[in-house]
RNAcentral holds the sequence, with entries from Rfam. SAM riboswitch aptamer (S box leader) from Keratinibaculum paraultunense, 104 nucleotides, folded computationally. NCBI's taxonomy places the organism under Bacteria, Bacillati, Bacillota, Tissierellales, Keratinibaculum.

């Protein structure tokens, strides 16, 4: 880096350093930011890996290993159906994308 497979409407600070950008990429929208963004510390969620309960299935816990900590992955980009005042809404699936386990 690719390859498999699970998940993805819930949950998580009025903190301390920090200083102008930030919601992955392209396009479009829409937000969040000097009432203070990205980073990092602390803190906290969660329960995939892991622990226990012999083992499945469960349940419970939080010592390590990850992960997350605005908005549904913040919406749409493709394909199908529904309604439709023909301008659009909605619905389910795909693709992409995140993140864990496994394997090349």
């Nucleotide at each position: 880096a690719c390859c498999u497979u699970a998940u993805c409407a819930a949950g998580a600070g009025c903190g301390g350093u920090g200083g102008a950008g930030g919601g992955a990429a392209u396009g479009g929208g829409c937000c969040c930011g000097u009432u203070g963004a990205a980073a990092c510390c602390c803190g906290g969620c969660a329960a995939c890996c892991u622990g226990u309960a012999u083992u499945c299935a469960u349940a419970c816990a939080a010592a390590g290993g990850u992960g997350c900590u605005a908005a549904g992955u913040c919406c749409c980009a493709c394909a199908g159906a529904a309604u439709u005042u023909u301008g659009a809404u909605u619905c389910u699936g795909a693709a992409a994308g995140a993140u864990g386990a496994g394997g090349u």
Model confidence (mean pLDDT): 85 of 100.